[in-house]
RNA sequence: GGAGGCAUAGCUCAGUCGGUUAGAGCGCCUGUUUCACAUACAGGAGGUCAUAGGUUCAAGUCCUAUUGUCUCUA
Repeated sequence: GGAGGCAUAGCUCAGUCGGUUAGAGCGCCUGUUUCACAUACAGGAGGUCAUAGGUUCAAGUCCUAUUGUCUCUA
């Protein structure tokens, strides 16, 4: 230089053929339980779906470019 994969919550990851409010586990916060901690139970906060455009009535999902990262190849 060429080709391909990935990017969604603090972390690890789901998300169907594009369609009603974007989710789970762990973590975090609050409460109950305990002398206290842990466990358990209940509730809660936390998201520009990497960035910018495009298509569409409608985009996490499709198209293009860019950025980051990983792999293959010369």
Predicted 3D model of a 74-nucleotide RNA (transfer RNA) from an uncultured Spirochaetota bacterium. The sequence was found in a public genome assembly. Rfam family: tRNA. Its family is annotated with triplet codon-amino acid adaptor activity in the Gene Ontology.